Notes: Predicted 3D model of a 477-nucleotide part of an RNA (small-subunit ribosomal RNA, 3' major domain) from an activated sludge metagenome. RNAcentral holds the full RNA, with entries from SILVA. Its Rfam family is "Bacterial small subunit ribosomal RNA". Its family is annotated with structural constituent of ribosome and ribosome in the Gene Ontology.
Context: one part of a larger RNA
RNA sequence: UGACGGGGACCCGCACAAGCGGUGGAUGAUGUGGAUUAAUUCGAUGCAACGCGAAAAACCUUACCUACCCUUGACAUGCCAGGAACUCUGCUGAGAGGUGGAGGUGCCCGAAAGGGAGCCUGGACACAGGUGCUGCAUGGCUGUCGUCAGCUCGUGUCGUGAGAUGUUGGGUUAAGUCCCGCAACGAGCGCAACCCUUGUCGUUAAUUGCCAUCAUUUGGUUGGGCACUUUAACGAGACUGCCGGUGACAAACCGGAGGAAGGUGGGGAUGACGUCAAGUCCUCAUGGCCCUUAUGGGUAGGGCUUCACACGUCAUACAAUGGUCGGUACAGAGGGUUGCCAAGCCGCGAGGCGGAGCGAAUCUCACAAAGCCGAUCGUAGUCCGGAUCGCAGUCUGCAACUCGACUGCGUGAAGUCGGAAUCGCUAGUAAUCGCGGAUCAGCAUGUCGCGGUGAAUACGUUCCCGGGUCUUGUACA
Numbered sequence: 001u002g003a004c005g006g007g008g009a010c011c012c013g014c015a016c017a018a019g020c021g022g023u024g025g026a027u028g029a030u031g032u033g034g035a036u037u038a039a040u041u042c043g044a045u046g047c048a049a050c051g052c053g054a055a056a057a058a059c060c061u062u063a064c065c066u067a068c069c070c071u072u073g074a075c076a077u078g079c080c081a082g083g084a085a086c087u088c089u090g091c092u093g094a095g096a097g098g099u100g101g102a103g104g105u106g107c108c109c110g111a112a113a114g115g116g117a118g119c120c121u122g123g124a125c126a127c128a129g130g131u132g133c134u135g136c137a138u139g140g141c142u143g144u145c146g147u148c149a150g151c152u153c154g155u156g157u158c159g160u161g162a163g164a165u166g167u168u169g170g171g172u173u174a175a176g177u178c179c180c181g182c183a184a185c186g187a188g189c190g191c192a193a194c195c196c197u198u199g200u201c202g203u204u205a206a207u208u209g210c211c212a213u214c215a216u217u218u219g220g221u222u223g224g225g226c227a228c229u230u231u232a233a234c235g236a237g238a239c240u241g242c243c244g245g246u247g248a249c250a251a252a253c254c255g256g257a258g259g260a261a262g263g264u265g266g267g268g269a270u271g272a273c274g275u276c277a278a279g280u281c282c283u284c285a286u287g288g289c290c291c292u293u294a295u296g297g298g299u300a301g302g303g304c305u306u307c308a309c310a311c312g313u314c315a316u317a318c319a320a321u322g323g324u325c326g327g328u329a330c331a332g333a334g335g336g337u338u339g340c341c342a343a344g345c346c347g348c349g350a351g352g353c354g355g356a357g358c359g360a361a362u363c364u365c366a367c368a369a370a371g372c373c374g375a376u377c378g379u380a381g382u383c384c385g386g387a388u389c390g391c392a393g394u395c396u397g398c399a400a401c402u403c404g405a406c407u408g409c410g411u412g413a414a415g416u417c418g419g420a421a422u423c424g425c426u427a428g429u430a431a432u433c434g435c436g437g438a439u440c441a442g443c444a445u446g447u448c449g450c451g452g453u454g455a456a457u458a459c460g461u462u463c464c465c466g467g468g469u470c471u472u473g474u475a476c477a
Base pairs, nucleotide, nucleotide: 001477002476003474004473005472007471008470009469010468011467012466013465015461016460019425020424021423022422023421026316027315028314029313030312031311032310033309034307035306042053043052064302065301066300067299068298069297070296073127077126078125079123080122081121082120083119086103087102088101089100090099091098092097107116108115109114129291130290132289133288134287138285139284140280141279142278143276145274150189151188152187153186154185155184156165157164158163169180170179171178195268196267197266198265200236201235202234203233204232205231206230209226210225211224214223215222239262242256243255244254245253246252318418322377323376324375325374326373327372328371334365335364336363339358340357344353345352346351384415389410390409391408392407393406394405395404431453432452433451434450435449436448437447
């Protein structure tokens, strides 16, 4: 100087407390451990691994296993020889491949011979190739402490020195934020602001958007209009600016006015010096080591989907604030030409036929659901719950056996609110309800977004956890 303390002081955080809803019990989904296996590819392992890499494992993916094949190789550059490239086709084989047949002669230079470019085949060697090892050799990227308020430097001063000072102290703040003081005076990286979005108003603009007035229509449908809504560009607006009080005449704090908004308005992006030899050699790059008729390459089939068990994360429930049936209302944000697919018709339905429109403020996905109005069920393993299984189908796709999703009929398991323990959340939040996107032929209870309905509680900081500042002890570095 740090680190540590079941030392002290001060402060903060859904850290506790106060509340609301869960997990831990059931069934299923998914990941992991373990076991199994020819293989169940590999990585991630307290917080910070476990719906994680994987924003899609039937083949492919695929790295694993088995079998069958190739050896200058699937891919790159260089050398030699031959042939245009290429197209059609027979046999064999699970396929890769093996082995035949037929057609075919382009471009540039040149009169021709021939040469050149490009592509294919064969040959020899330099080499290719490796998701092989080492993340404890590395770059890059990422997680975490933590959006915590800290981390440093120049000069000066003090100390023999390591170092100290500044950065401590008194107040204050979300903040090393600001003020005052001070052997310090300044500065840098962080904080804040600048950026995006949302909330109010104005100006400009008016189609595909909108409709107050005037006609018109089943319908903003058409004329007309751009007032309103909206869209999208530019501005305004919030600064403790104003008033009162407290305070040290400060910084600031408390209350108020005005205002759409008030003291960082809400949300996001943004992550200092560093820590964990944290994670990743399987994104990529890369040192070293290793393989080179194989640890490289191709193909078919299988596996990654197994299952006594254990754990994590979720979905659905156990019901009446509910289930079922009928009627009826209101979103936002997105996607669409290998695509989204309307009307109409067929089918109980998944879906099929159909073909209009739309590269989309125009057409379409697309009926939002909870809600509201009625009816029924009457506390029951039920008209709750839907696992499992049987049969019959639909769709995608060369192909749904291993191993897809969905539909109809039947079947109707566990489950009556969950031990010890444990998680999230402070407001348009929790809870609850549906909708969309990426990936994607197909496949979503995952994930990333979107809106609808919409709470309860916070006395307080003694305690648990984590963090910050000062101080103290130490046989630790």